[in-house]
Context: one part of a larger RNA
RNA sequence: GAAUGAACGCUGGCGGCGUGCUUAACACAUGCAAGUCGUACGAGAACGCUUCAGCUUGCUGAAGCUAGUAAAGUGGCGCACGGGUGAGUAUCGCGUGGGUAAUCUACCCUUCGGUCGGGAAUAACGCGGCGAAAGCGGCGCUAAUGCCCGAUAACAUUUCGACAUCUCCGGAUGCCGGAAUCAAAGGUGGCCUCUCCAUGGAAGCUACCGCAGGAGGAUGAGCCCGCGUCCCAUUAGCUUGUUGGCGGGGUAACGGCCCACCAAGGCGACGAUGGGUAGCUGGUCUGAGAGGAUGAUCAGCCACACUGGAACUGACACACGGUCCAGACUCCUACGGGAGGCAGCAGUGAGGAAUUUUGCGCAAUGGGCGAAAGCCUGACGCAGCAACGCCGCGUGGGUGAUGAAGGCCUUUGGGUCGUAAAGCCCUGUCAAGUGGGAAGAACCCGCAUGGUACGAACAAUGCCAUGCGCUGACGGUACCACUGAAGGAAGCACCGGCUAACUCCGUGCCAGCAGCCGCGGUAAUACGGGGGGUGCGAGCGUUAUUC
Numbered sequence: 001g002a003a004u005g006a007a008c009g010c011u012g013g014c015g016g017c018g019u020g021c022u023u024a025a026c027a028c029a030u031g032c033a034a035g036u037c038g039u040a041c042g043a044g045a046a047c048g049c050u051u052c053a054g055c056u057u058g059c060u061g062a063a064g065c066u067a068g069u070a071a072a073g074u075g076g077c078g079c080a081c082g083g084g085u086g087a088g089u090a091u092c093g094c095g096u097g098g099g100u101a102a103u104c105u106a107c108c109c110u111u112c113g114g115u116c117g118g119g120a121a122u123a124a125c126g127c128g129g130c131g132a133a134a135g136c137g138g139c140g141c142u143a144a145u146g147c148c149c150g151a152u153a154a155c156a157u158u159u160c161g162a163c164a165u166c167u168c169c170g171g172a173u174g175c176c177g178g179a180a181u182c183a184a185a186g187g188u189g190g191c192c193u194c195u196c197c198a199u200g201g202a203a204g205c206u207a208c209c210g211c212a213g214g215a216g217g218a219u220g221a222g223c224c225c226g227c228g229u230c231c232c233a234u235u236a237g238c239u240u241g242u243u244g245g246c247g248g249g250g251u252a253a254c255g256g257c258c259c260a261c262c263a264a265g266g267c268g269a270c271g272a273u274g275g276g277u278a279g280c281u282g283g284u285c286u287g288a289g290a291g292g293a294u295g296a297u298c299a300g301c302c303a304c305a306c307u308g309g310a311a312c313u314g315a316c317a318c319a320c321g322g323u324c325c326a327g328a329c330u331c332c333u334a335c336g337g338g339a340g341g342c343a344g345c346a347g348u349g350a351g352g353a354a355u356u357u358u359g360c361g362c363a364a365u366g367g368g369c370g371a372a373a374g375c376c377u378g379a380c381g382c383a384g385c386a387a388c389g390c391c392g393c394g395u396g397g398g399u400g401a402u403g404a405a406g407g408c409c410u411u412u413g414g415g416u417c418g419u420a421a422a423g424c425c426c427u428g429u430c431a432a433g434u435g436g437g438a439a440g441a442a443c444c445c446g447c448a449u450g451g452u453a454c455g456a457a458c459a460a461u462g463c464c465a466u467g468c469g470c471u472g473a474c475g476g477u478a479c480c481a482c483u484g485a486a487g488g489a490a491g492c493a494c495c496g497g498c499u500a501a502c503u504c505c506g507u508g509c510c511a512g513c514a515g516c517c518g519c520g521g522u523a524a525u526a527c528g529g530g531g532g533g534u535g536c537g538a539g540c541g542u543u544a545u546u547c
Base pairs, nucleotide, nucleotide: 001547002546003545004544006543007542008541009540010539013393014392015391016390017389018388019386020385021351026349027348028347030346031345032344035077036076037075040074041073048065049064050063051062052061053060054059055058084304085303086302093229094228095227096226097225098224099223100222103221104220108217109216110215111214112213114211115210116150117149118148119147125140126139127138129136130135156181157180158179159178160177161176163174164173165172166171186209187208188207189206190205191204195202196201197200230276231275232274237267238266239265242264243263244262245261247259248258249257279301280300281299282298283294284293285292286291306327307326308325309324310323329340330339331338332337357383359382360381361380365379366377367376368375369374396426397425398424399423406417407416408415409414430488432483433482434481435480436479440474445469446468447467448466449465450464451463452462453461491536492535493534494533495532496517497516498515502531503530504529505528506527512519513518
């Protein structure tokens, strides 16, 4: 000099864009942060209102509306994303480049051929019971895209045999023949061309959404390898599932991953083992660079979710707002027993030099579910607080010398603050007030018109195009115009040398200053104050840290 997620002191007008617990991975009150689908399924209230009946005149009963609504249940998809934190980890964790002939991949896209027949349950619900509660048994009924059985079955899987191509010689791919094994679910809208009953409907046909099997793609993930990745040798030896083999188990998959047996190996001064510290990277800061330091915000990867352990479900978890066990802590209790997990967003206490609102909205972007309308979304978009940072703007401009008054200094002549002020003439940024007032919105959807696909169809539906309509948290914000008025808006540090800037008074090795050298013991440009000056300026200094 530059820099900071800064803090502290003094000071403080406005705006834009960012940033904001670096400490206790300490403990948490309260609210919200993951739901959705009635076009999978069975069931289904109440309050209230109206009418009627009875009468004990304000109650009881019934019907209708409320309403096929609310809440709950079965089932599907999601909850493994998104969001947080950096404890652990010196490691194939990360970075980079490869391998997988050792693998998986829900939803999505393309494509092939399918979607047949049947059955038994169970929640909700009803009855009755236990418990303070959390909750839990018993008996009975019922549905499904829930569960089960059967059929069909290949370009699938396994196996046997033959051939071809490639090969890292382990195998892979293709093809032919035989055997064995395995599937499904329906929902919604429309229509009678064919069959049956005959205005119409059913079987049926048709469109859309689904379901099941196969192949390919896309995306995501698992595993393996080369190289790189801090300090200590005042850590020199480490290792028994250890190193390898054979056989098995297990996994989507290779493998001591696990097991039985066999062998005795494997690593290490090119630093094993041990100890300390630490999430890694793109980047960031600095520097001419080389390098050094660092890893907040944003992005990628990893790890974790009160602490430790475990599995279940599932395409994916060993699962932040799931389950089970143990532990510590907190809370409820009728003392028998139960409940909880902010390192999600706000917020509280504590710790600390120190870090914000218990805000608004799903309008946009993105995500989940849904055919859709839509619902959910503390992701996100915005607003609030904080000079915490960067950037921009303002606090006025011109003129004005009897160089006014006043302050300070003085050699008492004067000098200086100083065109500075006053005065005069202007301007109108910002702030204030009044009026107008956006872009961010285009989808989706609805309506209309046209085209196209399917089809028996001038029906319905899908797809495409055009036009119109609907939707804004921010916000009456940005922006614009007008009103009035210099009016509301300057400080901080320094002035001995380094280092830009000097005098007077006070003090008298005192009080004090200080980054280094050093000042102060009676004329201190170095302490304290005044005047003056210098530097930066809504900031200026100090401290801490890095280069």
The part of an RNA shown here (small-subunit ribosomal RNA, 5' domain) has 547 nucleotides and comes from a Desulfobacteraceae bacterium. Lineage of the source: Bacteria > Pseudomonadati > Thermodesulfobacteriota > Desulfobacteria > Desulfobacteraceae. The coordinates come from a structure-prediction model, not an experiment, and the mean pLDDT is 85. Rfam family: Bacterial small subunit ribosomal RNA. Rfam links the family to the GO terms structural constituent of ribosome and ribosome. It was read from a public genome assembly.